[in-house]
RNA sequence: UGCGAUAAAGGCAAACCCGCCGAAAGGCGGAGACGCAAAGCUACGGGUCUAAAUCGGUUUGACAUGACCGCCGAGCCGCCGAAC
Numbered sequence: 001u002g003c004g005a006u007a008a009a010g011g012c013a014a015a016c017c018c019g020c021c022g023a024a025a026g027g028c029g030g031a032g033a034c035g036c037a038a039a040g041c042u043a044c045g046g047g048u049c050u051a052a053a054u055c056g057g058u059u060u061g062a063c064a065u066g067a068c069c070g071c072c073g074a075g076c077c078g079c080c081g082a083a084c
Stems, first nucleotide, its partner, number of pairs: 002084001003081002011036002017030005034070001040076003044073003047068003054062002
């Protein structure tokens, strides 16, 4: 350095529920643990979700400037140290 253990110390927290914010997706806080070795950070590439406004227009629909990094990559930073 790669790598990642039925190791140790510590960390995060899915779903459900409650409150608040938001048009929604979703976010924040509480509570709670399904999981996680980057489940730390950045929407940079792909992807996914939403559609207030806009376009279109009977209904249907299109669209990100909104959102998700606990979908996959990439970049940055980082705890521990068995085996190999």

Predicted 3D model of an 84-nucleotide RNA (c-di-GMP-I-GGC riboswitch aptamer) from Candidatus Aquidulcis sp. The sequence was found by an Rfam model in a public genome assembly. The model forms 100% of the base pairs in the Rfam consensus. Its mean pLDDT, the model's own confidence on a scale to 100, is 87. NCBI's taxonomy places the organism under Bacteria, Bacillati, Chloroflexota, Candidatus Limnocylindria, Candidatus Aquidulcis.